[in-house]
């Protein structure tokens, strides 16, 4: 020096002028007995983001008259921790992939079952005989018949394990070594996912589950337009709608009260059990359709699973302790606008520099909070790593 990886930060300063806008105060003036209201002036502080974005996920928190049980349906998937919690971080383990630093995985079951694989090829899975080889029989030049074979040849991304040998009529794991790989035992490491050794046993069970499916574990539902309070204001109509027996009362009305039974509705996804509400047994709770009336104020609204510092435990993640800070709150939706110095980029003028001149500055706007992930980013910086060349 050059090429790469893996994390972090910053993304302009700073001064004047006017301007929005939460929050504290303070003066004058007006109405008011006061509280307090309204208007004008000033003072003092605070005011967008690492992704505010996407709405993918986790939840806090509010509601829904049980938030219970089973199935359905969703979702996740290697172990072990971390966190309210998670599909999210962390080490660790294995696949794959890079010379390597590192990257990446939707990373349990294909011998429970059902499906799918174009084209080629005989045949794409308890799947097979296309050329071939080998015996038999006719023919005897060719060839035709049965019969055995998958070792060679071809097709194909992928054809029933590889190399050798022995065997055979030719062969085949048919025997046999030795590998792989399957399964099944013992030992060692490790909380474990798994590693590593050694026996044994048959000769061997293709690919896909981001296909249906099987295992394991998870899960009410809705959502700040949730919800609470205040004010104002209205107008209701159809249609559906299950069903006893029986006692007293008194104003004697098919009206009032009770007993047994018995029968519908509603409960923030679907079914079915349970529960708990509400009715009702001379007609209602409910469920649907048309139509009226209000969309105003207040508060939910930011003191947090909160930042930031310093120890200590951890490999990390993250926790814990003690100090310290208080860091937007709008509602058609504030946070800006000019100007001038200074820094940053690119380019010119110059042979470096100094110095001048111009021209640019990314992505992108908070609206109930927060922990992630996933996108988008002009420029600059700092850290640690790894390969390759050069010199000492």
């Nucleotide at each position: 020096g050059a090429a790469g990886u893996g994390g972090g930060c910053c993304g302009g300063g700073u001064g004047a002028u006017c301007g929005c806008u939460g929050g504290c105060g303070g003066a004058u003036g007006u109405g008011g007995c006061a509280a307090c209201a309204c208007a004008u002036c000033g003072g003092c502080u605070g005011g967008a983001g690492g992704a505010a974005a996407g709405u993918c996920c986790g939840g806090g928190c509010u509601c829904c008259g049980c938030a219970g049980g089973a199935c359905a349906a969703g979702g996740u998937g290697g172990u072990c921790g971390g966190u309210a919690a998670c599909a999210c971080c962390g080490a660790c383990c294995g696949g794959c992939u890079g010379u390597g630093a590192g990257g990446u995985c939707a990373g349990g079951g294909a011998a429970a079952g059902u499906g799918c694989a174009a084209c080629a090829g005989a045949a794409a899975g308890u799947a097979a005989a296309c050329c071939g080889c080998c015996c038999g029989g006719g023919u005897u030049u060719u060839c035709c018949c049965g019969g055995g074979u998958a070792a060679g040849g071809g097709u194909g991304a992928a054809a029933c394990g590889g190399u050798g040998a022995g065997g055979u009529a030719a062969g085949a794991g048919c025997u046999c070594a030795c590998c792989a790989g399957c399964g099944a035992g013992c030992g060692a490491g490790g909380c474990g996912a798994c590693u590593c050794g050694u026996u044994c046993g048959g000769c061997u069970a293709g690919g896909u589950a981001a296909a249906c499916c099987c295992c394991a574990c998870c899960u009410g539902g809705a959502g700040c337009a949730a919800g609470g309070c205040c004010a104002a204001g209205c107008a209701g109509a159809g249609a559906g709608g299950a069903c006893g027996u029986u006692g007293g009362g008194c104003u004697c009305g098919u009206c009032c009260c009770g007993a047994c039974g018995g029968u519908g509705a509603a409960c923030u996804g679907g079914u079915c059990c349970g529960g708990u509400u509400c009715g009702c047994c001379a007609c209602a709770a409910c469920u649907c359709u048309c139509g009226g009336g209000u969309a105003g104020g207040c508060u939910g609204c930011g003191u947090g699973a909160g930042g930031u510092g310093u120890c200590g435990a951890g490999c990390a993640a993250u926790c814990g302790a003690c100090a310290u800070c208080c860091c937007a709150g709008a509602u058609a939706a504030a946070u800006g606008a000019u100007c001038g110095c200074c820094g940053g980029u690119c380019g010119c003028g110059u042979c470096u520099g100094a110095c001048g001149c111009g021209a640019c500055a990314a992505c992108a706007g908070a609206a109930c909070c927060c922990g992630g992930c996933u996108u988008a980013c002009a420029g600059g910086u700092c850290c640690g790593c790894u390969u390759c060349g050069g010199a000492g």
Overview
Bacterial RNase P class A from a Planctomycetaceae bacterium, 392 nucleotides, folded computationally. Its mean pLDDT, the model's own confidence on a scale to 100, is 78. Rfam family: Bacterial RNase P class A. By type it is a ribozyme. The source organism's lineage runs through Bacteria, Pseudomonadati, Planctomycetota, Planctomycetia and Planctomycetaceae.